[in-house]
About this RNA
The part of an RNA shown here (small-subunit ribosomal RNA, 5' domain) has 513 nucleotides and comes from an uncultured bacterium. Its Rfam family is "Bacterial small subunit ribosomal RNA". Its family is annotated with ribosome and structural constituent of ribosome in the Gene Ontology.

Context: one part of a larger RNA
RNA sequence: GAUUGAACGCUGGCGGCAGGCCUAACACAUGCAAGUCGAGCGGUAGAGAGAAGCUUGCUUCUCUUGAGAGCGGCGGACGGGUGAGUAACGCGUGGGCAACCUGCCGCGCACAGGGGGACAACGGCCGGAAACGGCCGCUAAUACCGCAUAUUCCCGCGGGGCCGCAUGGCCCUGCGGGGAAAGCCCGGGGCGACCCGGACGGUGCGCGAUGGGCCCGCGUCCGAUUAGCUAGUUGGCGGGGCAGCGGCCCACCAAGGCGACGGUCGGUAGCCGGCCUGAGGUUGGCCGGCCACAUUGGGACUGAGACACGGCCCAGACUCCUACGGGAGGCAGCAGUGGGGAAUAUUGGGCAAUGGGCGCAAGCCUGACCCAGCAACGCCGCGUGAAGGAAGAAGGCUUUCGUGUUGUAAACUUCUUUUCUCAGGGACGAAGCAAGUGACGGUACCUGAGGAAUAAGCCACGGCUAACUACGUGCCAGCAGCCGCGGUAAUACGUAGGUGGCGAGCGUUAUCC
Numbered sequence: 001g002a003u004u005g006a007a008c009g010c011u012g013g014c015g016g017c018a019g020g021c022c023u024a025a026c027a028c029a030u031g032c033a034a035g036u037c038g039a040g041c042g043g044u045a046g047a048g049a050g051a052a053g054c055u056u057g058c059u060u061c062u063c064u065u066g067a068g069a070g071c072g073g074c075g076g077a078c079g080g081g082u083g084a085g086u087a088a089c090g091c092g093u094g095g096g097c098a099a100c101c102u103g104c105c106g107c108g109c110a111c112a113g114g115g116g117g118a119c120a121a122c123g124g125c126c127g128g129a130a131a132c133g134g135c136c137g138c139u140a141a142u143a144c145c146g147c148a149u150a151u152u153c154c155c156g157c158g159g160g161g162c163c164g165c166a167u168g169g170c171c172c173u174g175c176g177g178g179g180a181a182a183g184c185c186c187g188g189g190g191c192g193a194c195c196c197g198g199a200c201g202g203u204g205c206g207c208g209a210u211g212g213g214c215c216c217g218c219g220u221c222c223g224a225u226u227a228g229c230u231a232g233u234u235g236g237c238g239g240g241g242c243a244g245c246g247g248c249c250c251a252c253c254a255a256g257g258c259g260a261c262g263g264u265c266g267g268u269a270g271c272c273g274g275c276c277u278g279a280g281g282u283u284g285g286c287c288g289g290c291c292a293c294a295u296u297g298g299g300a301c302u303g304a305g306a307c308a309c310g311g312c313c314c315a316g317a318c319u320c321c322u323a324c325g326g327g328a329g330g331c332a333g334c335a336g337u338g339g340g341g342a343a344u345a346u347u348g349g350g351c352a353a354u355g356g357g358c359g360c361a362a363g364c365c366u367g368a369c370c371c372a373g374c375a376a377c378g379c380c381g382c383g384u385g386a387a388g389g390a391a392g393a394a395g396g397c398u399u400u401c402g403u404g405u406u407g408u409a410a411a412c413u414u415c416u417u418u419u420c421u422c423a424g425g426g427a428c429g430a431a432g433c434a435a436g437u438g439a440c441g442g443u444a445c446c447u448g449a450g451g452a453a454u455a456a457g458c459c460a461c462g463g464c465u466a467a468c469u470a471c472g473u474g475c476c477a478g479c480a481g482c483c484g485c486g487g488u489a490a491u492a493c494g495u496a497g498g499u500g501g502c503g504a505g506c507g508u509u510a511u512c513c
Stems, first nucleotide, its partner, number of pairs: 001513001004510001006509005013382005020374001021340001026338003030335003035074003040071002046065009081293003090220008100212002105208007113147001115145002122137006153178011183200001185198005221267003228258003233255004238250003270290004274283001276281001295316005318329004346372001348371003354368001355366004385415004395406003420450006429440001457502005462483003468497005478485002
């Protein structure tokens, strides 16, 4: 000099953009952050209309509408947070899978026949302070279970063709065995069961797309004052398990495997695209990709996908409720609180846009997101006026008392109005066929009016280093990055005037190059 997620001191007008707990992965009050579908199902409270009974304001029935809860489906594995752990195929890069999976989506082929039994909700009874639970009874389905049918699916046996780096792969074909499904809505027709057409769905198989899983080469910090490490250890055979390969797991067999090309141990650390830097070097905050974690440890269930942040179970610590029997909880989501700290923001608005979940849709949900708020934390832009103005006014400082300087600086004259205040107008962002739809926001922006009006500081001035005098002080008080200043004329301390530098900032500290 350049850099920063900065902090501290003094100061502080505006705007745009970006960033804002680096410390205690410390503990958390409160609210919100993941729901949705009545076009899968049974159906209720309530509301409206009509009718009947009649005790004239109640009961019952029919129709329409219809929460909340329940069964069922899809989503809750995404999105959002954090960096604790991890020196590892975790990450980066290049490959492999003839050893694999893939809900929703796209393409193709084929199919959807006929039955059954339940469980919630609900009703009744009972237990409990609560959380919640037990027994009996009723019921629907795109919930559940048989049966039928079915190949190019799966299993077994056989024939043929093509191909590959090995195990082997692909295609054609024969026989035997096994395996599926669900409806609902709209329109038309029919008295009706039902029929036809359409939308959304269902089942099997193949292909694709997307997302993932596994394996390998190479690369990936410090310490040798860590030199030996290893028993599922290394390999084999057989099996279990898995989507799949595998010592992943197990029985048996062998005695291997790793290591100065640094094993093992210890320390430190998420990795990368990138960021900073003149080279070498440093760094991994924001944004993007991957990984890991969700109070600590362990476990599985469901599912296409989890060993699952706002799911479940167990154990630990902690907090809360309790009728003492027993229960409830997990902000490293958004805000917010305490604490720690030099230090880091609002318990804000909106789903208008973008994106996501569900839904045929209307739409609902969305602290993702879009905005606003706070703080000069950073970068960038703008302003605090412009021109004229010498009797070089007054005042200050200085002086050899003549002056010098502040200084065209001010006053004053002329002008301008960025900014500011007020008033009038007023968006783009909205893209859906049209209509309608904006949190930001009456904001940006435009026009008019007013008035120099609302707006300058900080550090330094011995040398390095740009900028000097006076007074005070007297090795005191103090300064200081290095050299060094101060003991009676100190350009080095303190103050003042002046000057230099930068400027809504300026210095200091820390930090990397």